[in-house]
């Protein structure tokens, strides 16, 4: 320098070829224990890496920029 993958909740991943975002573990309340854990219940928490586009609508398509990775030179 070039290809190609990856970026989504604190952490580790889904999101069925555009119609609005979820699981599990954490965390936090309540319940149960003398306490703690373990269970059972609920609730919080996201500018979907930035910036532009394309559309009636983008986490998903385009362009570019950052980050990490793996492969040519």
């Nucleotide at each position: 320098g070039g290809a190609c993958g990856a970026u989504u909740a604190g952490c580790u991943c889904a999101g069925c070829u555009g119609g609005a975002a979820g699981a599990g573990c954490a965390u936090c309340u309540g319940c149960u224990u003398g306490a703690c854990g373990u269970g059972c219940a609920g609730a919080g928490g996201g500018u979907c890496a930035g910036c532009g586009g394309u559309u009636c609508g983008a986490g998903c398509c385009c362009g570019u920029u950052a980050u990490c990775g793996u492969c040519c030179a």
Predicted 3D model of a 73-nucleotide RNA (transfer RNA) from a Clostridiales bacterium. Its Rfam family is "tRNA". Rfam classes the family as a transfer RNA. It was read from a public genome assembly. The organism belongs to Eubacteriales, within Bacteria.